[in-house]
The prediction has a mean pLDDT of 82. The RNA shown here (transfer RNA) has 73 nucleotides and comes from Micromonas pusilla CCMP1545.

RNA sequence: GGGGACGUAGCUCAAUUGGCAGAGCGCUCGCUUCGCAUGCGAGAGGUACGGGGAUCGAAGCCCUGCGUCUCCA
Numbered sequence: 001g002g003g004g005a006c007g008u009a010g011c012u013c014a015a016u017u018g019g020c021a022g023a024g025c026g027c028u029c030g031c032u033u034c035g036c037a038u039g040c041g042a043g044a045g046g047u048a049c050g051g052g053g054a055u056c057g058a059a060g061c062c063c064u065g066c067g068u069c070u071c072c073a
Base pairs, nucleotide, nucleotide: 001072002071003070004069005068006067007066010025011024012023013022019056027043028042029041030040031039049065050064051063052062053061
């Protein structure tokens, strides 16, 4: 320098190819216990990497930038 993949909650990742943003773990509170752990219930937490475009409507499509991983040179 060129090709490919990826970027969504604190972490690991989903969303049936455009129609309300979710799960597990973690965190907070409550119940249970003499206390802790486990278990059960509830809750907080997201400008969806940045910018632009098409669309009634975008996490998912198009353009561009940035970052990470990987292959080739």

The RNAcentral record of the sequence draws on Rfam.